[in-house]
């Protein structure tokens, strides 16, 4: 210089002109909605709703057991979690560095496609070996060393051994149990002794061990309007025409109750619940680390069809042209996105920077 790879940080910044929600305050503005000033006003993911909490209701007297679901290597961290940190084994890469639901397959059942002669209980296609015959061959038996199928074929190499073979027997050497010392908190690792030697699959069923009641904020709680019903009293009158009063007149009603009056329940609408919190920043201190804890300082969105924008100007950061190769000019100034009960994570979307490390190439 290329290429990989792991970690952090950042999501512009001032200023002017209009606008929007949201408190707050009014100089007796004004009188329920405006005026006007002040304060405030998205994210790193606000997303996907994948985990685990908080709060709320409902269900349960509390507690086990079953059922069902989920989780599963070790220490820590943390309200908690399938999160996060570190450490162990296993796999991947030359390598930094990444992946892993990583308890049990020697309790039982089950299941191993296609190919293969055979996929788990027994076998034998090609070859070897033997022995018989009607002898370029076929039949019969031994064999599992060799070749051949497959993801996987009865533990690997070399040897004794045999008619040919075979863990049948010896060497080393492998993997599985087990007891044992030695490190380590543990997984776990090395070391000897002993026994064994035919596989995989538990995100198949199942065995152990551990963990969970349900529904969600459209939860839940409180005020409460017309208008229709319901339930109670009271009830002979109630309305219209009239400029208005009385008469007339018309409609409706008098137990088939017109009007009035009161209580209840839903519903529109409002209020709560909802913004002081497992809080957020600085500093000092423990820890390898996640984290913790002392002390100080701040207060940080609450809308409901739903504010949180626009324009312009100057400067960053980036990018991109031009030639005068200068820290010049000139332009661009953006991407993924948009809160709605809150909060710890994961996961995915996108933009730019810094920084450690690893491979490799060239110059010294």
């Nucleotide at each position: 210089g290329c290429a990989g790879u792991u970690g952090g940080a950042g999501g512009a910044a001032c200023a002017g002109u209009c606008g929007c929600g949201c408190u707050c305050u009014g100089u007796c503005g004004u009188u329920u909605g405006c005026c006007a000033g002040a304060g405030u006003g998205a994210g790193g993911a606000a997303a996907g709703u994948c985990c685990g909490a908080a709060c709320u209701c409902c269900g349960g007297a509390g507690a086990a057991u079953c059922a069902a679901g989920g989780c599963g290597c070790c220490c820590g961290g943390u309200a908690a979690c399938a999160c996060c940190g570190g450490g162990g084994c296993g796999g991947a890469g030359c390598g930094a560095u990444c992946c892993g639901a990583c308890g049990g397959a020697a309790a039982g059942u089950g299941c191993c496609a296609c190919a293969g002669a055979a996929a788990c209980a027994a076998u034998a296609c090609c070859g070897c070996c033997c022995g018989c015959c009607u002898c370029u061959g076929g039949c019969g038996g031994g064999u599992a060393a060799g070749g051949g199928u497959g993801a996987a074929a009865u533990c690997g190499u070399g040897g004794u051994g045999u008619a040919a073979g075979a863990g049948a027997c010896c060497a080393c050497g492998g993997c599985c149990g087990g007891c044992g010392a030695c490190a380590g908190u543990a997984a776990u690792g090395c070391c000897g002794c002993c026994g064994g030697c035919g596989g995989g699959c538990a995100a198949a069923c199942c065995c152990c061990g551990c963990c969970u009641g349900g529904a969600g904020c459209a939860a839940g709680g409180c005020c409460a309007a017309a208008u229709a019903g319901g339930g109670g009293a009271a009830g002979a009158g109630a309305g219209g025409u009239u400029g208005a009063u009385u008469c007339g007149c018309c409609u409706c009603g008098u137990u088939u109750g017109a009007u009035u009056c009161c209580c209840g329940g839903g519903u529109a609408g409002g209020c709560c619940g909802c913004a002081g919190g497992a809080g957020c920043g600085a500093u000092c201190g423990g820890g390898u680390a996640a984290c913790c804890g002392a002390c100080c300082g701040c207060c940080c969105a609450g809308a409901u069809a739903a504010a949180u924008g626009a324009c312009u100007g100057u400067u960053a950061a980036u990018c991109c042209g031009u030639c005068u190769u200068g820290c010049a000019c000139g332009g661009u100034g953006a991407a993924c996105a948009g809160a709605a009960u809150u909060c710890g994570g994961c996961u995915u979307a996108u933009u730019u920077c810094c920084a450690g490390c690893u491979g490799u190439g060239c110059a010294u």